[in-house]
Record summary
The part of an RNA shown here (small-subunit ribosomal RNA, 5' domain) has 501 nucleotides and comes from an uncultured bacterium. It matches the Rfam family "Bacterial small subunit ribosomal RNA". Gene Ontology terms of the family: structural constituent of ribosome and ribosome.

Context: one part of a larger RNA
């Protein structure tokens, strides 16, 4: 200098930032991922019309709130944390003739025909619960056939062009393959395939920690042939074959450690860091595993083993905060069980609109950074009085105060009162801001004065009690120690400490 900072004394506003650096420790309670009735069958409240009459029920149509199923997108994003990784994690630059991408945009071709379920629901039925069995009924963009095929795969031969396995075009043959409706007639959807856009996989070049008190390490190892599995290349798996492969240009091991843009420091060069905001990655109680799905080997899904916790009628169940906010505990230390989707954004939906602790605001904390205030000006003053020094003359607190004029930022009170929003919408927030009126009123400390290093005297202590970054100071005149007056520095802060330059 800086600082995600703590501690001590001290503390008036605002604005903008930032806030668990340690136990990836444990977690009560709330909310954080839903939505879609214009796919679908049910359920049918309010209304509204009619009939029926016993005039207040009842039955019908009609509309259709609200509920749970079915079925669709979305839950693979936003949010959070760095354990673990020394690694094609990462940054950078390049390749894929080895690759996939739902929603979107384009462009060409289609949407023709059938079928059996099933859940809700309703009887019965086990369980203390958590969940269930059983029979019966029903629909669908929900499951399966059948038909048809612009194109697709594959083989064959032609062209044309590349980078070697190839690629593009244009025939021929074969081989298994699509769809889906709804509908307020305006929509919206549904399948094949070519492109495009996003987004993602894979591969290489080179880059950026410590240790040789770690010198050899390696059997899927290093290569082949084949096969196998993926979107995809590949010992990525497996048979058989071959002995390779890597190493002082530091391999193997051990220590530490998420990368980066970036931040700090410094003229630079370079050293230190990787909170905050942004890109990338990794993780989710610990440890393994695949299932859906376009996309996960999936924080708020499933399985299975573990360790903890609750529930239990002891048979058997439930649970994962390194989301938001809160609690215990660790520590020197670190916040609110708020408010609102009004805004930006994000998922559903043709729309209305729901839903969003993302987000935008509010609290809190002087943690940091900038701004302001804590009173001007001129008398007073030919310098009151107290303290403190005195050479006792005097100088000094003091260019002070008091007191009398004068002004009011900012707090405080009242009146108005917003931008953000183009239209319905404003949590913030009756805040910001204007205007009035108040009354010097409510607002100063903290550190140091021996030298480096700005600041000086006096009492009191006597190598003692005490200081000290470092020299060093204190053993009777102590500018260095404790107090006091005076100064000096800085200033809503000022010093201790820690840390890095």
């Nucleotide at each position: 200098g800086a600082c995600g900072a703590a501690c001590g004394c001290u503390g008036g506003c605002g604005g903008c930032g930032u806030g668990c650096u340690u136990a990836a420790c444990a977690c009560a309670u709330g909310c954080a991922a839903g939505u879609c009735g214009a796919a679908c069958g049910g359920u049918g409240a309010c209304g509204a019309a009619g009939a029926g009459c016993u005039u207040g029920c009842u039955c019908u149509u009609c509309u259709g709130a609200u509920c749970a199923g079915u079925g669709g997108c979305g839950a693979a994003c936003g949010g959070g944390u760095g354990a673990g990784u020394a690694a094609c994690a990462c940054g950078u630059g390049a390749g894929c003739a080895a690759c996939c991408u739902a929603c979107c945009c384009u462009u060409g071709a289609c949407c023709c025909u059938g079928g059996g379920a099933u859940a809700a629901c309703a009887g019965c039925u086990g369980g203390a619960a958590a969940c269930g069995g059983c029979u019966g009924c029903u629909a669908a963009u929900a499951c399966c056939g059948g038909a048809u095929a612009u194109g697709a795969a594959c083989u064959c031969a032609g062209c044309a062009g590349g980078c070697a396995u190839c690629u593009g075009c244009a025939g021929a043959g074969u081989u298994g393959g699509a769809a889906a409706g709804c509908u307020c007639c305006g929509a919206c959807g549904g399948u094949c395939a070519g492109g495009g856009a996003u987004g993602g996989g894979c591969u290489c070049g080179c880059g950026g920690c410590c240790u040789a008190u770690c010198a050899g390490c390696u059997u899927g190892u290093u290569g082949g042939u084949g096969a196998g599995g993926u979107a995809a290349c590949g010992g990525c798996u497996c048979a058989c074959c071959a002995a390779g492969g890597c190493g002082a240009c530091g391999a193997c091991g051990g220590g530490u450690a998420g990368c980066c843009g970036g931040c700090c420091u410094g003229a630079g060069a370079a050293g230190g860091c990787g909170a905050c905001c942004g890109g990338c990655c990794c993780c989710a109680c610990u440890g393994g595993g695949a299932c859906u799905g376009a996309g996960a080997u999936a924080c708020g899904g499933c399985c299975c083993g573990g360790a903890c916790u609750c529930c239990u009628a002891c048979g058997g169940g439930a649970g994962g905060g390194a989301g938001c906010a809160g609690u215990g505990g660790g520590g020197a230390a670190u916040a609110u069980u708020g408010c609102g989707c009004a805004a930006u954004g994000g998922g559903c939906g043709g729309a209305a609109g729901c839903c969003u602790g993302a987000c935008u605001c509010c609290g809190c904390a002087a943690c940091g950074c900038c701004g302001c205030g804590u009173g001007g000006c001129g008398g007073g003053a030919c310098g009151a009085c107290c303290g403190g020094c005195u050479u006792c003359c005097g100088g000094u607190u003091g260019g002070a105060a008091a007191c009398g004029g004068c002004u009011u930022u900012c707090a405080g009170c009242a009146g108005g009162g917003a931008c953000g929003a183009a239209a319905c919408u404003g949590a913030c927030g009756g805040u910001a801001c204007c205007u009035g009126g108040c009354a010097a009123a409510g607002a100063a400390a903290c550190g140091c004065c021996c030298g480096a290093u700005a600041a000086c005297u006096a009492c009191g202590u006597g190598g003692c009690a005490a200081c000290c970054u470092c020299c060093g100071g204190g053993g009777g005149u102590g500018a260095a120690c404790g107090u006091a007056g005076g100064g000096u520095g800085c200033g809503a802060g000022c010093g201790u400490u820690g840390u890095c330059c």
About this RNA
RNAcentral holds the full RNA, with entries from ENA and SILVA.